[in-house]
């Protein structure tokens, strides 16, 4: 130096234009004589950053920054 793909609550994920989802940890409660397991209830995302289009952008186009891979 060319080209593809990812980037979403701690962690691992769905969402491809209308207020982000689900497991898991976590904190509380029921349940134990207690842990643990089981169940309920709750927090926890500036959806990498930055600009653009749009009445509206996690989604669509451009840069940047970070990562996988591929060709030279």
């Nucleotide at each position: 130096g060319g080209g593809u793909c990812c980037a979403u609550c701690g962690u691992a994920u769905a969402g491809u234009g209308g207020u982000a989802u689900u497991a898991u940890g976590c904190a509380c409660g029921c349940u134990u004589c207690g842990g643990g397991u089981g169940c309920g209830u709750g927090a926890g995302g500036u959806c990498a950053g930055g600009g653009g289009u749009u009445c509206g952008a996690u989604u669509c186009c451009c840069c940047u920054u970070g990562g996988a891979c591929c060709c030279c």
Notes
A computed fold for a 72-nucleotide RNA from Capsaspora owczarzaki ATCC 30864, annotated as transfer RNA. Rfam family: tRNA.